The part of an RNA shown here (large-subunit ribosomal RNA, domain IV) has 353 nucleotides and comes from Candidatus Desulfobulbus rimicarensis. Taxonomically the source falls in Desulfobulbus (Bacteria, Pseudomonadati, Thermodesulfobacteriota, Desulfobulbales). Its Rfam family is "Bacterial large subunit ribosomal RNA". Rfam links the family to the GO terms ribosome and structural constituent of ribosome.

Context: one part of a larger RNA
């Protein structure tokens, strides 16, 4: 010196990213208990008393035995009330540093944030704020349903039938959910524009019976090659619906009798310019913003303020009791985490055998 226990004077988080570890708290009876609250909770709130043994009283619980009374008898029924047992109680006494005398056996309060909640998760570095939830809302689907699987047959959906199933967001409750259909998606329409494959078959054009004015030329039918108008569905154009579909929610410039501000006006653009509520926030870059609290001193933390680089309404928004091996901040308690360190066991290193 390393581990794994134990003790520690005075301090008591000064330690450290962070009270990490450790310490403390602790079982039973009893009093007693806030804010807030979905009236159930919060809560074992917090906070405190008692807690061994002995002996006695009072109390139950069995009931030995004793008298009565009725009865032919067995036996009933009513009095006594002895000895065991029992656990709470009251009184008195004892004892020890110390009595849930060892083990086992909650530390607690207080403020945000987040997710309501129990649960589920990355077997072997992440448990969470993730994920699922009941609840909400849109969609699709009429039954041989939609959809899945599969080439099909069939099967699942389901031996159910719109209070049903299937897919999509959302996440309990509470208050609520704004404007915009221009783009893209998806319904709906069907008049007009375009449009394939197929029909269609002009016009050419090869060849030649035959003509002819025959170094040459014209050419019928066939038989091939070519292929024009025309006629042609969905879909695209297009017309309309739809944002809890996918998204999206402005800029400049002036103006009130100190100053500042800008209810108020003016233009530009646009589909329309962010409504409620929140706001330096798991979102604020300038930033350790300013104030105000808490500390002797506080980048964190908690109350505002709005100048939101860059919040915002089921890619939910604000709240919100209760709940959390969640994060985060503070406070009592309580400790060797420390200030600073040191004995003690024991099990390794070492020396020597």
């Nucleotide at each position: 010196c390393u581990c794994u226990g134990g003790u520690u004077a005075a301090g008591g988080a000064a330690c450290u990213c962070g009270g990490c570890a450790a310490a403390a708290u602790a079982g039973c009876a009893c009093c007693g208990u806030a804010a807030c609250u979905u009236c159930g909770g919060g809560a074992g709130a917090a906070g405190g008393u008692g807690u061994g043994c002995c002996c006695u009283c009072a109390u139950g619980g069995u009931g030995a035995u004793u008298u009565u009374a009725u009865u032919u008898u067995c036996a009933u029924a009513a009095u006594u009330g002895a000895g065991c047992c029992a656990a709470c109680g009251g009184g008195g006494g004892u004892u020890g540093c110390a009595g849930u005398g060892a083990a086992a056996u909650g530390g607690g309060g207080g403020g945000a944030g987040c997710g309501a909640c129990u649960g589920u998760u990355u077997a072997c570095u992440a448990a969470a704020a993730a994920c699922a939830c009941a609840g909400g809302a849109c969609u699709a689907u009429g039954c041989g349903a939609a959809g899945u699987c599969g080439u099909a047959a069939g099967a699942c959906g389901a031996u159910g039938u719109a209070u049903a199933u299937g897919g999509u967001c959302u996440g309990a409750c509470g208050c609520c959910u704004g404007c915009c259909c221009g783009g893209u998606g998806c319904c709906g329409g069907a008049a007009g524009g375009u449009u394939a494959a197929g029909g269609g078959g002009a016009c050419g054009u090869g060849u030649u019976a035959g003509c002819u004015u025959u170094u040459a030329g014209c050419g019928a039918a066939g038989c091939a090659c070519u292929g024009a108008a025309c006629c042609g569905a969905a879909g695209c154009c297009c017309c309309g619906g739809u944002a809890a579909a996918c998204g999206g929610c402005g800029g400049c410039c002036g103006u009130a009798a100190c100053u500042a501000u800008a209810a108020c006006g003016g233009u530009c653009c646009u589909a329309a310019g962010g409504u409620a509520g929140c706001g330096a926030a798991a979102u604020u870059c300038c930033u350790u913003g300013u104030c105000g609290g808490g500390u002797a001193a506080g980048u964190u933390c908690c109350g505002a303020c709005c100048u939101g680089c860059a919040c915002g309404a089921a890619u939910g928004g604000c709240g919100u009791a209760a709940c959390g091996a969640u994060u985060u901040c503070c406070c009592c308690a309580c400790u060797g985490u420390c200030u600073c360190a040191a004995c003690c066991a024991g099990a390794g290193a070492c020396u020597c055998a």
It was read from a public genome assembly.